[in-house]
Context: one part of a larger RNA
RNA sequence: AGCGCAAGGUGGAUGCCUAGGUGUUAACUGCCGAAGAAGGACGGGGAUCGCGCCGAAACGUACACGGGGAGCUGCGAGCAAGCGAUGAGCCGUGUGAAUCCGAAUGGGGAAACCCACGUGGGAGAAGCCCACGUAUCGUAUGAUGAAACGAUAGUCAUACGAGGGGAACCUGGGGAACUGAAACAUCUCAGUACCCAGAGGAGAAGAAAUCAACCGAGAUUCCGUAAGUAGUGGCGAGCGAAAGCGGAGGACGCCCAAACCAGACGCAAGCGAUUGUGUGUGGGGUUGUAGGCCCAGGAGAAUAGAACGAAGAUGAGACUGGAAGACGUGCUGGAAACCGUUGCCAGAGAGAGUGAUAGCCUCGUACAGGAAGUCAUCAACGUUGUAGCCUGAGAGCCUGAGUACCACGGGACACGAGAAAUCCAGUGGGAAGCAGGGGGGACCACCCUCCAAGGCAAAAUACAGUUAACGACCGAUAGUGAACAAGUACCGUGAGGGAAAGGUGAAAAGCACCCCAAGUAGGGGAAUGAAAGAGACCUGAAACCAUGCGCUU
Numbered sequence: 001a002g003c004g005c006a007a008g009g010u011g012g013a014u015g016c017c018u019a020g021g022u023g024u025u026a027a028c029u030g031c032c033g034a035a036g037a038a039g040g041a042c043g044g045g046g047a048u049c050g051c052g053c054c055g056a057a058a059c060g061u062a063c064a065c066g067g068g069g070a071g072c073u074g075c076g077a078g079c080a081a082g083c084g085a086u087g088a089g090c091c092g093u094g095u096g097a098a099u100c101c102g103a104a105u106g107g108g109g110a111a112a113c114c115c116a117c118g119u120g121g122g123a124g125a126a127g128c129c130c131a132c133g134u135a136u137c138g139u140a141u142g143a144u145g146a147a148a149c150g151a152u153a154g155u156c157a158u159a160c161g162a163g164g165g166g167a168a169c170c171u172g173g174g175g176a177a178c179u180g181a182a183a184c185a186u187c188u189c190a191g192u193a194c195c196c197a198g199a200g201g202a203g204a205a206g207a208a209a210u211c212a213a214c215c216g217a218g219a220u221u222c223c224g225u226a227a228g229u230a231g232u233g234g235c236g237a238g239c240g241a242a243a244g245c246g247g248a249g250g251a252c253g254c255c256c257a258a259a260c261c262a263g264a265c266g267c268a269a270g271c272g273a274u275u276g277u278g279u280g281u282g283g284g285g286u287u288g289u290a291g292g293c294c295c296a297g298g299a300g301a302a303u304a305g306a307a308c309g310a311a312g313a314u315g316a317g318a319c320u321g322g323a324a325g326a327c328g329u330g331c332u333g334g335a336a337a338c339c340g341u342u343g344c345c346a347g348a349g350a351g352a353g354u355g356a357u358a359g360c361c362u363c364g365u366a367c368a369g370g371a372a373g374u375c376a377u378c379a380a381c382g383u384u385g386u387a388g389c390c391u392g393a394g395a396g397c398c399u400g401a402g403u404a405c406c407a408c409g410g411g412a413c414a415c416g417a418g419a420a421a422u423c424c425a426g427u428g429g430g431a432a433g434c435a436g437g438g439g440g441g442a443c444c445a446c447c448c449u450c451c452a453a454g455g456c457a458a459a460a461u462a463c464a465g466u467u468a469a470c471g472a473c474c475g476a477u478a479g480u481g482a483a484c485a486a487g488u489a490c491c492g493u494g495a496g497g498g499a500a501a502g503g504u505g506a507a508a509a510g511c512a513c514c515c516c517a518a519g520u521a522g523g524g525g526a527a528u529g530a531a532a533g534a535g536a537c538c539u540g541a542a543a544c545c546a547u548g549c550g551c552u553u
């Protein structure tokens, strides 16, 4: 030095555990903000570093209403000092209060700071302090008011609104590339990622100028199917419907513009009566087997629906009661819930805890009950207040125009210009107008069907949260990045990146005292404990280290 064996050290694998994650299902809930949000800074404790909680009324409280019933002063022990049956702490509900920054809004600013003005107050002239107000934009109203007489612009005041935030979900405006095509350009990835604007608990869509097929259906949305079909496609890679049918949910739901009527204001013409025209208001009216207006006739006074209020009902949200061995007994054990023996309950033998495995020990569970105030849904009833129906006649009037449509070049449609309909906006042209117009996949005819160029709208849907339940989901290199002071420590100028780190024991009973030692290190006794070879800790693998013994060189 190597190999082997032994008993150790180191190390933290493995096993067991779970305080944390993760997914699914069901029910319910869903915006916050100038009345100052989200998010922060700085403060608040007897002593207080961190977390959590709170805000100068500061580990709470000026107060009210409920629950609850013996302890309490958070995590967090101990010390100190207190509180509580005159009901604390704790749980639920409603007020109050809530520094400074932040949209931040009196002005400024290197966020959490600096400096003001006006009015009022503090005995109050100055200074200081306190309270309130003072941003901008939009809309409305009023006042004032230029160049430039009138007017307008501008300025000012008042009222109301807006502004900012939000994980995902939603709509719209913009919009890639890697990639795939085994290269690559059309194509694909993909209208994805990303940026912007906006909305809300949902959003969007939505009451046929729709489909269909000669039969008919009857807004939209979502799911299943039709169907990887019909198609589309350097007919490559790929992309990929719709009708129909079955369901969810339901409201073939509504309101304007116009014709016509009424009255108001303005403009133009006119000597004037007046006429024409425009604007805004009220009535009227809202559709395709056309409808409405105008005209004629008839019937008719009731009520549906809506908004607001509301007795009450149901539910949600603190909680309450809740059977059976007062730990039945013997055994083993440190400990009984195990084993043996013998009882009981069960609308409860889900589950968790308790010194090992407990229906009957504890918390619970089945079941039953429950609210002053609050919220949600429904709601008798009340108030406000409104539409309406039928028939007939007329070649009278109205029924959304720079619109439909066409051309060109684009975009969207599953559809890449194609035979390319349909939809959208750009440029240029440009109708009919009910004896009208659109569509039915070039186009034409016949036929069928619908009525564009205005608007509103619940539910079924998406996402998230809460509660409950569950998992051939994870079990500390897993599961969230995070079971621990985790978006922390740390890194970076910054955008941003981003960890490691769980387990004594049933109970701290956490090693009094003695010894070694420089010793609050470490160790040996002693003590506790079932165990200390459970002492900063469960178990404690391997690598690695040293020691002893054996063998080999």
Base pairs, nucleotide, nucleotide: 001552002551003550004549005548006547008545009544015538016503017502020474021473022471023470024469025468026467027466028465029464030463031165032164039101040100041099042055043054044053046079050075051074052059062095063094064093065092066091067090071083072082073081106115107114108113116134117133118132119131120130121129122128136162137161138160139159140158141157142156143155144154169200170198171197172196173195174194180187184234210217211216221248222247223246224245225244231239232238253456254455255454256400260283261282262281264279265278266277267276268275269274288434290399291398292397293396294394295392296391297390298389306384307383308382309381312378313377314376315375316374319369320368321367325342328341329340330339343360344359345349351363352362353361405429406428407427408426410424411423412422415441436451437450438449439448440447490497491496510537513525514524515523516522

Predicted 3D model of a 553-nucleotide part of an RNA (large-subunit ribosomal RNA, domain I) from a Chloroflexota bacterium. Its Rfam family is "Bacterial large subunit ribosomal RNA". It was read from a public genome assembly.